[in-house]
RNA sequence: GAUUUAUAAAGAAGAGGGAAGAGAGCAGGCUCCGCGAACCUCUAGCAACCACCAGCUGAUGCUGCAAGGUGCUAACUCCUGCCCAGUUUUGGGACAUAUAAACU
Numbered sequence: 001g002a003u004u005u006a007u008a009a010a011g012a013a014g015a016g017g018g019a020a021g022a023g024a025g026c027a028g029g030c031u032c033c034g035c036g037a038a039c040c041u042c043u044a045g046c047a048a049c050c051a052c053c054a055g056c057u058g059a060u061g062c063u064g065c066a067a068g069g070u071g072c073u074a075a076c077u078c079c080u081g082c083c084c085a086g087u088u089u090u091g092g093g094a095c096a097u098a099u100a101a102a103c104u
Stems, first nucleotide, its partner, number of pairs: 001104001003102006013043005021032003026081004044073003049069002053064004077096001082093004
């Protein structure tokens, strides 16, 4: 990197370094940013996919837990783009993307 499955309306920040950009890509919006972006490091935290442990169960299921493996800590995955319904607002689905686990 490919494939499969699951999830994506909730949750969680400070310090040091760093310098002007950032919000995946393209387009259009909108937003964040010298009151210091991206990125790196440390610490703290969130969550509960995997693991561990415990309880329940007919159950490969549910609940709890959080010292391990990831992930995450502006805005719904920031919003729209394709299809369907409605058409003022919007709702559902697909695609794509992200993350986890398994496999290759």
SAM riboswitch aptamer (S box leader) from Pontibacter vulgaris, 104 nucleotides, folded computationally. NCBI's taxonomy places the organism under Bacteria, Cytophagia, Cytophagales, Hymenobacteraceae, Pontibacter. The sequence was found by an Rfam model in a public genome assembly. It matches the Rfam family "SAM riboswitch aptamer (S box leader)". Rfam's curators write: The SAM riboswitch is found upstream of a number of genes which code for proteins involved in methionine or cysteine biosynthesis in Gram-positive bacteria. The prediction has a mean pLDDT of 85.